[in-house]
Context: one part of a larger RNA
RNA sequence: CUGGGCGUAAAGCGCGUGUAGGCGGUUUGCUAAGUCAGGUGUGAAAUCCCCCGGCUCAACCGGGGAAGUGCGCCUGAAACUGGUAGGCUUGAGUAUCGGAGAGGAAAGGGGAAUUCCCGGUGUAGAGGUGAAAUUCGUAGAUAUCGGGAGGAACACCGGCGGCGAAGGCGCCUUUCUGGUCGAUAACUGACGCUGAGACGCGAAAGCGUGGGGAGCAAACAGGAUUAGAUACCCUGGUAGUCCACGCCGUAAACGAUGGGUGCUAGGUGUUGGAGGCUUUAACACCUUCAGUGCCGUAGCUAACGCAUUAAGCACCCCGCCUGGGAAGUACGGCCGCAAGGCUAAAACUC
Numbered sequence: 001c002u003g004g005g006c007g008u009a010a011a012g013c014g015c016g017u018g019u020a021g022g023c024g025g026u027u028u029g030c031u032a033a034g035u036c037a038g039g040u041g042u043g044a045a046a047u048c049c050c051c052c053g054g055c056u057c058a059a060c061c062g063g064g065g066a067a068g069u070g071c072g073c074c075u076g077a078a079a080c081u082g083g084u085a086g087g088c089u090u091g092a093g094u095a096u097c098g099g100a101g102a103g104g105a106a107a108g109g110g111g112a113a114u115u116c117c118c119g120g121u122g123u124a125g126a127g128g129u130g131a132a133a134u135u136c137g138u139a140g141a142u143a144u145c146g147g148g149a150g151g152a153a154c155a156c157c158g159g160c161g162g163c164g165a166a167g168g169c170g171c172c173u174u175u176c177u178g179g180u181c182g183a184u185a186a187c188u189g190a191c192g193c194u195g196a197g198a199c200g201c202g203a204a205a206g207c208g209u210g211g212g213g214a215g216c217a218a219a220c221a222g223g224a225u226u227a228g229a230u231a232c233c234c235u236g237g238u239a240g241u242c243c244a245c246g247c248c249g250u251a252a253a254c255g256a257u258g259g260g261u262g263c264u265a266g267g268u269g270u271u272g273g274a275g276g277c278u279u280u281a282a283c284a285c286c287u288u289c290a291g292u293g294c295c296g297u298a299g300c301u302a303a304c305g306c307a308u309u310a311a312g313c314a315c316c317c318c319g320c321c322u323g324g325g326a327a328g329u330a331c332g333g334c335c336g337c338a339a340g341g342c343u344a345a346a347a348c349u350c
Base pairs, nucleotide, nucleotide: 004321005320006319007304008303012318014201015200016199017198021194022193023192025088026087027086028085029084030083031082033081034080035077036076037075038074039073040072041071042070049065050064051063052062053061054060091191092188093187094186095184096183097182098181099180103177104176105175106174107173108172109171110154115149116148117147118146119145120144121143125136126135162169163168206247207246208245209244210243211242215241216240220236221235222234223233258317259316260315261314262313263312266295267294268293269292270291271290272289273288274287275286276285299306300305323350324349325348332343333342334341335340
């Protein structure tokens, strides 16, 4: 390399948009690049193979023949692939009418609660734990009532519920805005799929500048526990958590399962549409489309399990794996303010 693989054994890029490239529905004509057939030229000699011969045999050597996947040229075929011209509508898209949604961005608003401040009532405790102590409190705490400030998060509804490509998204209103589903079958007429590079998005933590800071809380301090206790428990507490702008680019970024298309028993729940039947209406029932769960047949699987949301049966495109450790490290390069990230070995060893 071929071959074999990638849910859990090594292996699906965190996710998308998309360039080159690869692949591509249906029909007719033409073409003849690929493809196929015949012919012809070439494919040096030696070697290999076949036949004959020479050294007493053989190795070895001599002669003749065959073969030579390949390439060039000529002629022909036209099914398939390609090219070209024309058509089609089922793929894809558009239009019209409806629908659901924590999809995104910005602005404004709300109530509950914690904390703090002020005032009233009130008195000796409160807090915390397995038990305590550190801590707070006669300078009046805790409790309770009234008023105020400020920040952060939005109970119930709430759901194997919804939306989003993923990360993720949950109080209310408004503005701007993306995607998606159903019905109709009017329009375009293959406009498609994938996607090396590239570009964009990307939880938390972290970084820069400026704000903000209620609660929580790395670090840190103290109290306990303990043989010790740089912990688990307790009292405090700073970064941070929040906002704006700019970086970082990682994760058990998980369904540990790349994307697309078609095909292959069913049962049951649920979300959003549409149609039908019946009905006063609702409900219920039947059909159908899109999503999301559970169970299960065939089949698959080493097993576990998967099973129309496939890990089944096929095709197309991309990514990735090749014994363990050394190591996702060193070196180099690129990126970053840094932290570090991406790419990525070997010696040696088992």
This is a predicted structure of a 350-nucleotide part of an RNA (small-subunit ribosomal RNA, central domain) from a metagenome. The coordinates come from a structure-prediction model, not an experiment, and the mean pLDDT is 87.